A computed fold for a 697-nucleotide part of an RNA from an uncultured Candidatus Micrarchaeota archaeon, annotated as large-subunit ribosomal RNA, domain II.
Context: one part of a larger RNA
RNA sequence: GCCAGGGAGUUUAUCUGUGUGGCGAGACGAAAGUCGAAGCGAAAGCGAGCGUCCGCAGGUAACCAGGGACAUCCUCUGAAAAGGGGACCAGUCACACAGAUCAGACCCGAAGCCGGCGCGAUCUACUCCUGACCAGGGUGAAGCCAGCCUGUCCGUUGGUGGAGGCCCGCAACCAGUGAUGGUAUAUUCCUCUUGGGUGAGUCAGGUGUAGGGGUGAUAGUCCAGUCGAGCUUGGCAAUAGCGGGUUCCCCUCGAAAUGUAUCUCAGUACAGCGUCUUCCGAGGAUGAUAACGGGGUAGAGCACUGAAUGGGAAGAGCGGCUCCGAAAGGUGUCACUUCCCUAUCAAACUCCGAAUUCGUUAUCUCCGUAGACGAAGGCAGUCGGGUUCACGGGGUAAGCUUGUGAACCCUUACGGGAACGACCGUACGUGAGGUUAAGGGCCCUAAAUUCUGGUUAAGUGUGAAUACAAAGGAGCUUCUAUCCUUAGACAGCUGGAAGGUAGGCUUAGAAGCAGCCAUCCUUUAAACAACGCGUAAUAGCGGACCAGUCGAGGAUGCAGGUUCCGAAAAUUGACGGGGCUAAACCAGAUCCCGAUACCCCACCCGAGCCAAAAGCUCGUGGAGUAGGGGGGCGAACGGGGCGGGUAGAAGCAAGGCGGUAACGUCUUGUGGACCGUUCUGUUAUGAAUAUCCUGGU
Numbered sequence: 001g002c003c004a005g006g007g008a009g010u011u012u013a014u015c016u017g018u019g020u021g022g023c024g025a026g027a028c029g030a031a032a033g034u035c036g037a038a039g040c041g042a043a044a045g046c047g048a049g050c051g052u053c054c055g056c057a058g059g060u061a062a063c064c065a066g067g068g069a070c071a072u073c074c075u076c077u078g079a080a081a082a083g084g085g086g087a088c089c090a091g092u093c094a095c096a097c098a099g100a101u102c103a104g105a106c107c108c109g110a111a112g113c114c115g116g117c118g119c120g121a122u123c124u125a126c127u128c129c130u131g132a133c134c135a136g137g138g139u140g141a142a143g144c145c146a147g148c149c150u151g152u153c154c155g156u157u158g159g160u161g162g163a164g165g166c167c168c169g170c171a172a173c174c175a176g177u178g179a180u181g182g183u184a185u186a187u188u189c190c191u192c193u194u195g196g197g198u199g200a201g202u203c204a205g206g207u208g209u210a211g212g213g214g215u216g217a218u219a220g221u222c223c224a225g226u227c228g229a230g231c232u233u234g235g236c237a238a239u240a241g242c243g244g245g246u247u248c249c250c251c252u253c254g255a256a257a258u259g260u261a262u263c264u265c266a267g268u269a270c271a272g273c274g275u276c277u278u279c280c281g282a283g284g285a286u287g288a289u290a291a292c293g294g295g296g297u298a299g300a301g302c303a304c305u306g307a308a309u310g311g312g313a314a315g316a317g318c319g320g321c322u323c324c325g326a327a328a329g330g331u332g333u334c335a336c337u338u339c340c341c342u343a344u345c346a347a348a349c350u351c352c353g354a355a356u357u358c359g360u361u362a363u364c365u366c367c368g369u370a371g372a373c374g375a376a377g378g379c380a381g382u383c384g385g386g387u388u389c390a391c392g393g394g395g396u397a398a399g400c401u402u403g404u405g406a407a408c409c410c411u412u413a414c415g416g417g418a419a420c421g422a423c424c425g426u427a428c429g430u431g432a433g434g435u436u437a438a439g440g441g442c443c444c445u446a447a448a449u450u451c452u453g454g455u456u457a458a459g460u461g462u463g464a465a466u467a468c469a470a471a472g473g474a475g476c477u478u479c480u481a482u483c484c485u486u487a488g489a490c491a492g493c494u495g496g497a498a499g500g501u502a503g504g505c506u507u508a509g510a511a512g513c514a515g516c517c518a519u520c521c522u523u524u525a526a527a528c529a530a531c532g533c534g535u536a537a538u539a540g541c542g543g544a545c546c547a548g549u550c551g552a553g554g555a556u557g558c559a560g561g562u563u564c565c566g567a568a569a570a571u572u573g574a575c576g577g578g579g580c581u582a583a584a585c586c587a588g589a590u591c592c593c594g595a596u597a598c599c600c601c602a603c604c605c606g607a608g609c610c611a612a613a614a615g616c617u618c619g620u621g622g623a624g625u626a627g628g629g630g631g632g633c634g635a636a637c638g639g640g641g642c643g644g645g646u647a648g649a650a651g652c653a654a655g656g657c658g659g660u661a662a663c664g665u666c667u668u669g670u671g672g673a674c675c676g677u678u679c680u681g682u683u684a685u686g687a688a689u690a691u692c693c694u695g696g697u
């Protein structure tokens, strides 16, 4: 893991509500008494009779229970006015169900806290007692002896000697450095390597210290694989706003992830949103159009506020700089102020100003006496949300964060988007037939290798979005405007492109071509006092301009379409793929495919009418998590009724049939003695999950 069995909203007391039943101004209890029949007031205390109008159901009508309003009455506050509470009458007891509170309170789960003259030092820490053990080799302290020296103490040389938390050491023994070695759960074991190895040494036996205590060459280390407070047992079913689990079916409605408060942010309370019941009795609406009002957003604008481009005019002459002057003083310019022209901006600017939107009214539409709107009560769940689009704040940005609005997902299947919670279509009872939506129609793959006209040559593309590459450069093509053109355009080729003159000035020079001024005349088919290169200056080469040749379109501007370059990532690694020159893109046409959508048929369920049954109606009934409500299936035991069984009960196995389902039933075999059904009562009553428990495997 699997299989079998076990396994979680129970019980007591009290309260609240609903239903049923008994009795009823009383009910219940043996009684005490409890609840109710009177309230108001802190208290002293005081203390409720009758009415009028409207009006639902009903009724021919008058009227009208309940209902609503007013009046009246009781009481409290108050000087009063006025206001608060109450009155014009229904309770109580039992049972069942639902919920709340008290308790372990649906089940399981902590880490922990405290207690006991509870158990532990056979592991380990340290003390004490009695013992045991440490191959071999090296070094050579003190002391001592002798020689030499010497007046002596010294000194010196050579021996002797055998000290040491001395040295070497895979002897034993102890330790455990590295291999991040070895098929290791490990603080274990093994191998190699390594440290200590006469000492604060190692080991054995005995002995002592006990849990807020011991022991500690100190690491919070050790105290039996347990230690920043051992183990065991008890308080104990500790507590858990946290995690996991919580067992049969069908029908019906169907959420919220928000506001306020919170030692509050993983919780809860109230409100909001769901559901069920009851009451009431006539209007309600989130819809469309129109009219009349409200508004200051998008946009736009510069009239205000503020920012901000260039120019002009005027002003004061205070400031900076500059110039003139001996100074006084003055000039110019920048800055400053005002005005005009011009070019721009704003969430916290507005001379303006939409679309949407809000309010009222009218008309229409829809819902509503088959009871809307509203009110009261029972039971909840929800308080972590998310995505897309539009509009904002923060951020370089984010599958980022934080808002407002709508839709969707969550709670939702189905078709499309290759796959894909929230994108597109559309929401779902069961079975059959047809038509469409989004999206598609070459093959995979249902349906056009359909038609008309264009574009693309890049495999561009074959991508609705999610998931789209830019500035810039280059090509093709379309529309449009202007101009040139058989009196010959445009491009190419051939030729010319002169003279006054080297214009004047400047300059060393200035000859078209450093710079300043002017920019004429003549000859001409045409030729600039010169557009560029060039020279020290000339020279030289082109250009403008003119002629010849050639022979039909050309030049420029504006606006589209499309392609290429720009363009770098690790599988060919992606248009879903194959592949495609259309099966790409643009504009248009016809047909077809395609869903649980729409239409239609049958059935089931639900809702409504209905005393019930039968019947009828449903166009705008049939999705659903949390959750509310309703109705059923099955199990065990008890009571009443009715039955079955040795001519074969229960159980088991296989098969058939019925029911929307929980389930029921029949046949056959096995089995060999009990069993079922109906009404009713009672539950230790339903398992797939809890790292669930026990057993098996």
Stems, first nucleotide, its partner, number of pairs: 001697006011103001013101011026035003039046002051070004058063001072087006106245004113235004118231002125209002128206006134199001136168003139164001143160006173196003178192002181190002211227001213223002248632006258271005272382002274379006283367003287364008299352001300350002305346003310341006319334003323330002385409010414425003429603003433599003439593003442578003448590001450589006461580002472565007480557005492549005498522003503517003528543001531542003604622002606618004633686001635683010651670008
Description
Its Rfam family is "Archaeal large subunit ribosomal RNA". Rfam links the family to the GO terms structural constituent of ribosome and ribosome. The sequence was found in a public genome assembly.